[in-house]
This is a predicted structure of a 689-nucleotide part of an RNA (large-subunit ribosomal RNA, domain II) from a bioreactor sludge metagenome.
Context: one part of a larger RNA
RNA sequence: GCCUACGAGUUAGUCGUCACUGGCGAGGUUAAGGAAUUAAGUUCCGGAGCCGAAGCGAAAGCGAGUCUGAAAAGGGCGUACAGUCAGUGGCGCUAGACGCGAAACCUUGUGAUCUACCCAUGGUCAGGUUGAAGUCCCGGUAACACGGGAUGGAGGACCGAACCAGUUAACGUUGAAAAGUUCUUGGAUGAACUGUGGGUAGGGGUGAAAGGCCAAUCAAACUGGGAAAUAGCUCGUACUCCCCGAAAUGCAUUUAGGUGCAGCGUCGGUUACGAGUCUUGCAGAGGUAGAGCUACUGAUUGGAUGCGAGGGCUUCACCGCCUAUCAAAUCCAGACAAACUCCGAAUGCUGCAAGAUGCUUACCGGCAGUGAGGGCGCGGGUGCUAAGGUCCACGUCCAAAAGGGAAAGAACCCAGAUCAUCAGCUAAGGUCCCCAAGUAUAUGCUAAGUUGAACUAACGAGGUCUGAUUGCACAGACAGCUAGGAUGUUGGCUUGGAAGCAGCCAUUCAUUUAAAGAGUGCGUAACAGCUCACUAGUCGAGCGAUCGGGCAUGGAUAAUAAUCGGGCAUAAAGUAUAUCACCGAAGCUAUGAAUUGCCAAUUUAUUGACACUGGUAGGGGAGCAUUCCAAACCGCGUUGAAGUCGUUUCGUAAGGAGCGGUGGAGCGUUUGGAAAAGCAAAUGUAGGC
Numbered sequence: 001g002c003c004u005a006c007g008a009g010u011u012a013g014u015c016g017u018c019a020c021u022g023g024c025g026a027g028g029u030u031a032a033g034g035a036a037u038u039a040a041g042u043u044c045c046g047g048a049g050c051c052g053a054a055g056c057g058a059a060a061g062c063g064a065g066u067c068u069g070a071a072a073a074g075g076g077c078g079u080a081c082a083g084u085c086a087g088u089g090g091c092g093c094u095a096g097a098c099g100c101g102a103a104a105c106c107u108u109g110u111g112a113u114c115u116a117c118c119c120a121u122g123g124u125c126a127g128g129u130u131g132a133a134g135u136c137c138c139g140g141u142a143a144c145a146c147g148g149g150a151u152g153g154a155g156g157a158c159c160g161a162a163c164c165a166g167u168u169a170a171c172g173u174u175g176a177a178a179a180g181u182u183c184u185u186g187g188a189u190g191a192a193c194u195g196u197g198g199g200u201a202g203g204g205g206u207g208a209a210a211g212g213c214c215a216a217u218c219a220a221a222c223u224g225g226g227a228a229a230u231a232g233c234u235c236g237u238a239c240u241c242c243c244c245g246a247a248a249u250g251c252a253u254u255u256a257g258g259u260g261c262a263g264c265g266u267c268g269g270u271u272a273c274g275a276g277u278c279u280u281g282c283a284g285a286g287g288u289a290g291a292g293c294u295a296c297u298g299a300u301u302g303g304a305u306g307c308g309a310g311g312g313c314u315u316c317a318c319c320g321c322c323u324a325u326c327a328a329a330u331c332c333a334g335a336c337a338a339a340c341u342c343c344g345a346a347u348g349c350u351g352c353a354a355g356a357u358g359c360u361u362a363c364c365g366g367c368a369g370u371g372a373g374g375g376c377g378c379g380g381g382u383g384c385u386a387a388g389g390u391c392c393a394c395g396u397c398c399a400a401a402a403g404g405g406a407a408a409g410a411a412c413c414c415a416g417a418u419c420a421u422c423a424g425c426u427a428a429g430g431u432c433c434c435c436a437a438g439u440a441u442a443u444g445c446u447a448a449g450u451u452g453a454a455c456u457a458a459c460g461a462g463g464u465c466u467g468a469u470u471g472c473a474c475a476g477a478c479a480g481c482u483a484g485g486a487u488g489u490u491g492g493c494u495u496g497g498a499a500g501c502a503g504c505c506a507u508u509c510a511u512u513u514a515a516a517g518a519g520u521g522c523g524u525a526a527c528a529g530c531u532c533a534c535u536a537g538u539c540g541a542g543c544g545a546u547c548g549g550g551c552a553u554g555g556a557u558a559a560u561a562a563u564c565g566g567g568c569a570u571a572a573a574g575u576a577u578a579u580c581a582c583c584g585a586a587g588c589u590a591u592g593a594a595u596u597g598c599c600a601a602u603u604u605a606u607u608g609a610c611a612c613u614g615g616u617a618g619g620g621g622a623g624c625a626u627u628c629c630a631a632a633c634c635g636c637g638u639u640g641a642a643g644u645c646g647u648u649u650c651g652u653a654a655g656g657a658g659c660g661g662u663g664g665a666g667c668g669u670u671u672g673g674a675a676a677a678g679c680a681a682a683u684g685u686a687g688g689c
Stems, first nucleotide, its partner, number of pairs: 001689006011095003015092010027051003033045005055062002065077004098236002101233001105226003109222002116200009125190001127159003130155001134151006163187003169182003202218001204214003239623006249262005263370002265367006274359001275360001276357009290343001291341002297337002301333005308326002310323004373398005379392004403414003418593004423589003429583003432567003438580001440579006451569002459554002463551010480538005486511003491505003517532001521530002594613001596611002599608004624678001626675007634668003643662008
């Protein structure tokens, strides 16, 4: 892991409440007990007691009233409306109370054969090294001291086996082993190691102290019991079909992942030409969006005027004068506000009327679940006008919704799946191939593979198409080529020089001209030289400038895999506009069938019309199967029961039936009753593989 078996809302209560069924009914009903009789059991006595028929008050008490009160007031609670007993079912309460699950707490005992420490009595420590005190001899001293040599054999001394320990590394890690093996290492006459016997016991022991150890268990051992402790927590909770179908909100909570009440669901009852919903019209309340502000409060830019202040001048002081300063108030112009408003919508809300719809409404009662919500759009707060952020409001979808599209995707677009069909039409989205349908039509644009899903800026740029305005042009434009581009003059000044071209000055003037600046740039020390403006010729038709628009271009940088989903695509399979076809879903239609609701008809269990039939939590309804029991005025079976294997068939499903094989002795149908009554899950339990 699989298979088989087992495995979770049960049972009880003279408890409560509601519904249904039945008996009796202003009454209903017996309990214990007794009697009779039985297979189980039933029948008859038994009225104690309980509920109801009257309430109010703390009570005395009064009574359709009573209490409060001074009250004949007011107010509170009552006074109309049938109950009770039994059965069945829903829910609650008390019990282990749907099942499994703690860590813990208390209590009775059992443990020191492991290990910690202690007591008693024994045992063990190869070999080698070092050489303390003391003693003796010699030297030495006045005597000691002291020195040397022997002897001696001390030490939590040294090296190192046994023994004890466990330093490092490798291996081992379903091991050889629930702590080891190998190499290496520490101690090894000591606070050493060890045998045997004994002692200390659970809030206790023992501890050279690590919360260590106390039998592979220790921040309180193990065993039995209280005990099915408790668990607002997690997990699991078993056959089928049909109808309806939520919530993730408000208030409160030692409350926030729990619960109570309300809201929203379902079922039953009652209820209406009157609620609900929608549309239109009319009448209202209101201060949002917007707007506005010499209409307030506040904030605010520029200008005008300048109360006042600062600074300067002057003066003995006052007065006075000035100002590149600040600035009240007023005026002109501009402009801001959630906590500003002279104004002021659209929606929404309320009421009335008409119309549409057709029970969707409301109330009472039974039973719930929910009280973690989430995405998107839109109006806002918060945040960074950050977040798949967070908090409200309105809507929608997901949750609890399948189908088609967006490559793939809970909530984006389309669209709400009763069932069947090898029928049709469409939506979103698509029509070259993967891949169903146009290599469709018409006219442009794009050259960047831009693009072909979505998203990207400021700024740059003779990319290209196009619109508008404007200038020049057959009296010849623009570009190119040829030629000219001169003279007074080297203008004046400055300067070493300044001659068109370092710099300064300016009626930058005049002449000859087709035209030629007291000079556009290069150049020279200064000249020279080259060139431009300007002009003529040649050529022969368009050429410039500015402001817009379209598509491209640079800017352009990310992490699984380069790529539009891919292949690939260039007058397109890109892009823009227009048009006609087609494809495309569980949508709609067609045909057949079913469920539910309502209406109608009748043959009263059928038919017809219309509508409905996605669904989690959850409510309601109808059934299937298993085991046992009872009844039958029902059956089957050795000519083969149950079980089992195969096959055919019936039913919307759970399931039922037939036939054949196997099997070898019991089993079924109908109508009822009672449950140890249905398994895929609980790291479920046991067994097998």
The prediction has a mean pLDDT of 83.